[in-house]
RNA sequence: GGCUCUGUAGCUCAGCGAUUAGAGCGCUUGUCUCAUAAGCAGGAGGUCGGGAGUUUAACUCUCCCCAGAGCCA
Numbered sequence: 001g002g003c004u005c006u007g008u009a010g011c012u013c014a015g016c017g018a019u020u021a022g023a024g025c026g027c028u029u030g031u032c033u034c035a036u037a038a039g040c041a042g043g044a045g046g047u048c049g050g051g052a053g054u055u056u057a058a059c060u061c062u063c064c065c066c067a068g069a070g071c072c073a
Stems, first nucleotide, its partner, number of pairs: 001072007010025004018056001027043005049065005
C1' cells in the first nucleotide's frame, strides 16, 4: 500500500428499511433479613465511531474519514 471483518448502554453482545433501540452482567432505589448476599419489584444510563448521500422513512443501503483485528504484498 491492497483486501476482508468489527465499531450499538460502564462491560459482553443481539437487532429488522418503519410500532418507543434491546438482553445479560454491572450501577441505583425499594422490599426481604439481626445483618450481608441471593431472591423479588422498579429506575437511571445510548448523538447506534464521525460526516455526507439515497429514501416518505436509515443502527440497517451507498461513499469518504477515524480506530481496532486478520490476510496478502